Source information: Transfer RNA from a Clostridia bacterium, 72 nucleotides, folded computationally. The RNAcentral record of the sequence draws on ENA. The source organism's lineage runs through Bacteria, Bacillati, Bacillota and Clostridia. Model confidence (mean pLDDT): 83 of 100. It matches the Rfam family "tRNA". Gene Ontology term of the family: triplet codon-amino acid adaptor activity. About the family: Transfer RNA (tRNA) molecules are approximately 80 nucleotides in length. It is annotated as a transfer RNA.
RNA sequence: GCCGCCGUAGCUCAACGGUAGAGCCGCCGACUUGUAAUCGGCAGGUUGGGGGUUCAAAUCUCCCCGGCGGCU
Numbered sequence: 001g002c003c004g005c006c007g008u009a010g011c012u013c014a015a016c017g018g019u020a021g022a023g024c025c026g027c028c029g030a031c032u033u034g035u036a037a038u039c040g041g042c043a044g045g046u047u048g049g050g051g052g053u054u055c056a057a058a059u060c061u062c063c064c065c066g067g068c069g070g071c072u
Stems, first nucleotide, its partner, number of pairs: 001071007010024004018055001026042005048064005
């Protein structure tokens, strides 16, 4: 330099173009003599950045940034 894949909550990952979710972590509560475990609830997101398409974009598309792999 070229090709491919990936970037979503603090972490690991989901999500036919139509309300962004789960598990863990955190907080509150239940249970327990107490702790752990278990159960219930709550909080947590400018979907890497910026354009385009569309009534509507995490999703399609273009450019850029970052990561991983391959080729040279």